[in-house]
Large-subunit ribosomal RNA, half A from an Akkermansiaceae bacterium, 1615 nucleotides, folded computationally.
Its Rfam family is "Bacterial large subunit ribosomal RNA". Rfam links the family to the GO terms structural constituent of ribosome and ribosome.

Context: one part of a larger RNA
RNA sequence: AGCGCAUGGUGAAUGCCUUGGUGCCAACAGGCGAUGAAGGACGUGGUAAGCUGCGAUAAGUCUCGGAUAGCGGCAAGCACGCUCUGACCCGGGAAUUUCCGAAUGGGGUAACCUGGUGCGGUUAAUACUGCAUCGUCCCACCCUGAAUCCAUAGGGGUGGGUUCGCGAUACCCGCUGAAUUGAAACAUCUUAGUAAGCGGAGGAAAAGAAAGAGAAUCGAUUCCGUAAGUAGUGGCGAGCGAAAGCGGAACAGCCCAAACCGGAGGCUUUGCCUCCGGGGUUUCGGGCCCCGAUGUGGGACCGGAAAGAUUAGGUCAAGCGUAUGGAAAGACGCUCCAGAGAGGGUGAGAGACCCGUGACCGAAAAUCCGACCGGCCCUAGGGAGUCCCAGAGUAGCACGGCACACGUGAAACGCCGUGUGAAGACGCGCGGACCACCGCGUAAGGCUAAAUACUAGUUGGCGACCGAUAGUGAACCAGUACCGCGAGGGAAAGGUGAAAAGCACCGCUGCGAGCGGAGUGAAACAGAACCUGAAACCAUGCGCUUACAAAGUGUCAAAGCCCCUUUGGGGGUGAUGGCGUGCCUUUUGCUUAAUGAGUCUGCGAGUUUGUGUCAGUCGCAAGCUUAAGCCCUUCCGGGGCGGAGGCGAAGCGAAAGCGAGUCCGAAUAGGGCGACCCAAAGUGGCUGGCGCAAGACCCGAAACGGAGGUGAUCUACCCAUGGCCAGGUUGAAGCGUCGGUAAUACGACGUGGAGGACCGAACCGGUGAACCUUGAGAAGUUCUCGGAUGAGCUGUGGGUAGGAGUGAAAGGCUAAUCAAACCCCGUGAUAGCUGGUUCUCCUCGAAAUGCAUUGAGGUGCAGCGUCGCGUGCUGACUGAUGGGGGUAGAGCACUGAAUGAGCUAGGGGGCAUACCCGCUUACCAAACUCAAUCAAACUCCGAAUACCGUCAGGUGUAGCGCGGCAGUGAGUCGGUGGGGGAUAAGCUCCAUCGUCGAAAGGGAAACAACCCAGAUCAGCAGCUAAGGUGCCCAAAUAACGCUCAGUGGAAAGGAUGUGGGUCUACUUAGACAGUGAGGAUGUUGGCUUAGAAGCAGCCACCAUUUAAAAAGUGCGUAAUAGCUUACUCAUCGAGUGGAUCUGCGCCGAAAAUGAUUGGCGAUAAGCGUUAUACCGAAGCUCUGGGUGGUACUGUCCUCGGACAGUGGCCGCGGUAGAGGAGCAUUGCCGGAGCGUCGAAGCUGGAUAGCGAUUGAAGGUGGAGUUCCGGCAAGAGAGUAUGCAGACAUGAGUAACGUUAAGACAGGUGAAAUUCCUGUCCGCCGUAAACCCAAGGUUUCCUGGGCUACGUUGUUCGUCCCAGGGUUAGCCGGGGCCUAAGUCGAGGCCGAUGGGCGUAGACGAUGGAUAUCAGGUUAAUAUUCCUGAGCCUCCCAAACCCAAAGCACCGAGGACGCGGGGGUGGAGAGAUGACGCCGACUGAAUGUGGCGGAGGUGAGGCUACGGCCGAUCCUACCUUCUCAAAACCAACGCCAAGAAAAGCCGGUGUGUCGUGCUAAGGGAGCCCGUACCGCAAACCAACACAGGUGGGUGGGUAGAGUAUACCAAGGCGUAA
Repeated sequence: AGCGCAUGGUGAAUGCCUUGGUGCCAACAGGCGAUGAAGGACGUGGUAAGCUGCGAUAAGUCUCGGAUAGCGGCAAGCACGCUCUGACCCGGGAAUUUCCGAAUGGGGUAACCUGGUGCGGUUAAUACUGCAUCGUCCCACCCUGAAUCCAUAGGGGUGGGUUCGCGAUACCCGCUGAAUUGAAACAUCUUAGUAAGCGGAGGAAAAGAAAGAGAAUCGAUUCCGUAAGUAGUGGCGAGCGAAAGCGGAACAGCCCAAACCGGAGGCUUUGCCUCCGGGGUUUCGGGCCCCGAUGUGGGACCGGAAAGAUUAGGUCAAGCGUAUGGAAAGACGCUCCAGAGAGGGUGAGAGACCCGUGACCGAAAAUCCGACCGGCCCUAGGGAGUCCCAGAGUAGCACGGCACACGUGAAACGCCGUGUGAAGACGCGCGGACCACCGCGUAAGGCUAAAUACUAGUUGGCGACCGAUAGUGAACCAGUACCGCGAGGGAAAGGUGAAAAGCACCGCUGCGAGCGGAGUGAAACAGAACCUGAAACCAUGCGCUUACAAAGUGUCAAAGCCCCUUUGGGGGUGAUGGCGUGCCUUUUGCUUAAUGAGUCUGCGAGUUUGUGUCAGUCGCAAGCUUAAGCCCUUCCGGGGCGGAGGCGAAGCGAAAGCGAGUCCGAAUAGGGCGACCCAAAGUGGCUGGCGCAAGACCCGAAACGGAGGUGAUCUACCCAUGGCCAGGUUGAAGCGUCGGUAAUACGACGUGGAGGACCGAACCGGUGAACCUUGAGAAGUUCUCGGAUGAGCUGUGGGUAGGAGUGAAAGGCUAAUCAAACCCCGUGAUAGCUGGUUCUCCUCGAAAUGCAUUGAGGUGCAGCGUCGCGUGCUGACUGAUGGGGGUAGAGCACUGAAUGAGCUAGGGGGCAUACCCGCUUACCAAACUCAAUCAAACUCCGAAUACCGUCAGGUGUAGCGCGGCAGUGAGUCGGUGGGGGAUAAGCUCCAUCGUCGAAAGGGAAACAACCCAGAUCAGCAGCUAAGGUGCCCAAAUAACGCUCAGUGGAAAGGAUGUGGGUCUACUUAGACAGUGAGGAUGUUGGCUUAGAAGCAGCCACCAUUUAAAAAGUGCGUAAUAGCUUACUCAUCGAGUGGAUCUGCGCCGAAAAUGAUUGGCGAUAAGCGUUAUACCGAAGCUCUGGGUGGUACUGUCCUCGGACAGUGGCCGCGGUAGAGGAGCAUUGCCGGAGCGUCGAAGCUGGAUAGCGAUUGAAGGUGGAGUUCCGGCAAGAGAGUAUGCAGACAUGAGUAACGUUAAGACAGGUGAAAUUCCUGUCCGCCGUAAACCCAAGGUUUCCUGGGCUACGUUGUUCGUCCCAGGGUUAGCCGGGGCCUAAGUCGAGGCCGAUGGGCGUAGACGAUGGAUAUCAGGUUAAUAUUCCUGAGCCUCCCAAACCCAAAGCACCGAGGACGCGGGGGUGGAGAGAUGACGCCGACUGAAUGUGGCGGAGGUGAGGCUACGGCCGAUCCUACCUUCUCAAAACCAACGCCAAGAAAAGCCGGUGUGUCGUGCUAAGGGAGCCCGUACCGCAAACCAACACAGGUGGGUGGGUAGAGUAUACCAAGGCGUAA
């Protein structure tokens, strides 16, 4: 270290529980608000942080009821109270009700600031203070009143409306109105008049009493069912989609205008207009005229009111004992009640213990409903016909649109805009263009319950709804914590016990934390991190194993050791051997080096509704069935009525129509579709498969749209108002003087001080490099670098925004986001795409092809699968037989190609030629002949197979037909036949067969596709296939040959390797090879040549002698010479050469870590042939078991089938997929049980089952739960870069945030690197010091503490607890002013919301404006104290004066940049005296430190840090330099440099008791004020090397705020 067992830790699953949620039902209620809402802020308790309640009358006050003994909320404790004279509590009514908020006196950054008026309080008076009141708009009335006479606009007043806002904005009406999406693209269309925005209303809203419908009748509206997915509409695509009628719910009808009559008033007076009353209200109308009735019926109006209801309540039945137990309600025994056995509680299951339940009773007050009563109001009819009336810029029409189911269509009807523009009841509109006829209705005025929709809220109830990762986001102090500038987003987190009986006391420890005893309790392994307490993960102990061994971690075999045992056996471990490359997904194919998963636990995906279709099953059947609704009831349920309608029973036809027929047709013909044959089966439930519409199996975009919002705290640009830029340099114009010119010009010198000038800090930027890159930092650090008086930088306040802004322009920037921000919504967008999709067993089992496709990785149809029904020999296959064909092959007869020869037209060349005729040619070559060839698009020919038919066999692995449900439509390799390619590819495209795919086993070393062979299970049985038989490794060390190369175990090509065959030449007349000889002569052949003699070259290549010898095969020479060969003889004595076919070998043969026939090795154990035997698989056989189908027999039967037998027969590899049968989980119903003598869960795993699963004993646990039958599903997890939590790994590793630095001693303490004190050391010092502003918001100070926070420790802290701390007339802000800008009475504009803007108001970064010094606290000071000042206002005698106030006008306020000058002298430094101190030195000086207050310091106190303090001594100086603020008056330049108020002056008005002056007296409001503030307190997630505006800023050196070193002061950076 591995496995196992045991015991623990961590952790929180599981089980049980439920206070919370969720869905539905019934009743109620359906609003609240200027009488100040909803919602908040702040307060309020003896103690009080939060929640709850309440409001300065503040966990409450008064009163009326109820109820009864205790009470002071959650919520304990202490203290103190209240209560039978009725508290607390419950209910009705009343009072109070701060501030904000519509918010309403004005303002404003909500909860704050600040006014006017009236009446008070207080004061001498102001100040201060109480109560009331003061908004806008609209309406009415009154007054007043311009241009402009009357008048109007306008202004003012009084009264009224409550109009304003909020709420579930769910339901309703109206206005505006998308896009994703669907149409497989997209534009009409769809999504959809949806989402969203806006306006308005009510408890409902809207609609509504026909100028209707649409068909011969009906009679307002609304809603439900049906008609009906019909009629229609529609790129006639996708889709959209009525109405009448019928059945029901509920029912309700009315009022004006007009004619006419009467009255009043006015006027422009034969009349007209206005107002009032009567009349009248609908279609054979009304008025007018005639006749007739006085009662009937009704109301939606007003008032009263019985009964009832709501808001508190009340009464009432019945049980004891025994044992167990901590406890009885469970068990046992004996009883009782029941109009009550719903439910909850009580120490475990309670009708009889408690609360309740069933039944009955009850209201002072408030409210609802309202029988009934009263009032008020309404209410007819008939007839005649002259006349009168009956809704006008209306109807209609044209054009443009909208809405109607209806998309402009033939498009009616209705509505809107623009234009035009009637009639008058003898009229007008309508009946789907239009016309006629015939009908229906009466527009241009209005009101109207019920049936219908919804539910934030109240009360009650129910659930085959959830039970803490579920159910609301939220069971818990949740819209909280937290994130974001904001809109907005948005968690986690339940359980001690019956009862706190919550561990007295003791011990260890730091007077800790924690633990051990003791005690409580039934239990403490129930101890508050608390029920149960799984797994990952982490430990400890014990058993076995492991240190020569190589591995997908197992499996099969197996020794040894250990444990148990009923002695049969079982369990743990596992030396060694055989075999063996995880899972998922996606693929032709994965160990793949293709995807995904760290592990564990929990959650996590084909559902529901409607409508079709098919199957199963049940009911009824030529019929079946109800829908809405209604009724009854014993009310989780059941029953009845209801036939409107649907489907079926008849078809044909475009239709009229006819009908077992009908249509076409002249037809009786013929044909189509039906009927008939065999008569004919439907329909309605329930369940299941599948389709369609819906998000439709789950998760996932980038995007699109919103007349919806939020953002310019970042950044871009702009506006207003402020601020900043050390120091040094250069030296423009102008001017002056001199020179110079006719005069200018020009030059020199001086003066002067310009500049998008120069160098260079602060400041701004960001050139190069390095570092950093799990950072110190989501952009930095260091060095270097650019600009630095300008188009400069910067503070504060404001403006511009999403197809928009802004942009010295990069598509840059618009809050770490930009080729269209962010948030929310449409939204579960869509996704022909990727991923994932959860238990078991059984049967069958594909495809990767064709056609089509904006189609190619998708889809439709067909093919192939499966299940059911039907048919009944039709199938594959075999045999026989009959066919057509034009492939393979072959051929050259055609069409072409193509070689040689011949022959020969034609052409070319040559010769010849006056011309004619010609000659010739190793030139080209047709035709023809001969020979030999080639072809996918040649065929005189022509198979094998294949295909089609016929006959016979063939009952199968079948075939065919119909119906339900699929999947597949990416294929791959091998053989064969081809195309493309290069007769390349593990290439590509076809055909055909096979394998894999979806197939395991054996062989090929290993190796989807090759060879063998198709796994139902078991066997320590047998036989074989491919392939093998030396060993690894099961089986032969067989025979005959071949090979010598380790060939076997690489090619073209090359080669006297070697075996075999055939042919041929020579050879005893002597071959081949060797050896000994010869190898001659004409001749040096001729030519050529300097030479050419066999041998440079050309021509010829004869002849002679010979046994033989080339006018020469090589070497050689300048040329000869020489050597040699051919050839001949001799010797030798038997085979020697050549060619060709063939078997096996050889060379060819070079790569990087060590090599492979698989290895060892082998001369066979290589190769060939032959023979026999053996091995060898999941094949075949044998034995046994399981299961499917099927045949027969028997029994039973609901006639579908079930069971058994014949050990019948045939089967059982399997992906996508089809079919069948089961297991488990949660809940419900019925039945049967179990349980404190111990349920579930957890642990454990015997036993059983093919399996999903089952689950005994034992342990833990402490209250529920199981089985059987049926039902219903949130019903099964390993993978989705899944979601949540827990725990690992990396790893005791990196790091501990600028290398400015610490050391020592002492103190405290349990403990000190870090805290305190001291002494040294170091660092900053235009800061790392000090003071403000912003921002933060208690961090400040003191005491105490150390779990967490602090990158360690901590006694310390900016952490935790408690207490304390901020003092203003004169500082800042308000009570003063205005800028940019914002709001904005009236007003203008706009569908609405709203936009702009006058008067006016608000708004500092600016204007105005009165205080200094010292002292003091632990913590504040221009604020307190001391001292000395100043400002405003009030009162006010006497005196003096004529002003104050208001209005108008004026001045002033009041301004740039630049450089220089002057006044000034804060302050600083230096210097020298002087004084004091200390040390050193000393002859003397001198050196150092300090000095506007200092020194001395008896003594006392102390918290040890300090504090108080008598007495005494001494100083206030000289010189020099630098120099800020402030002020003054000029100069130069061009870009020409706020406003208003305070304050001053003038004019007008205005007044005799008001104002001013004044000794004096008095008043002076609200807010800020602590602390940090270049940083550990702000902005950056942090105690973060970053960022952050203004002021002061000493010394030496230096031009300097550079730089270096120092002072004051502050630090040494939390390891």
The sequence was found in a public genome assembly. Model confidence (mean pLDDT): 81 of 100.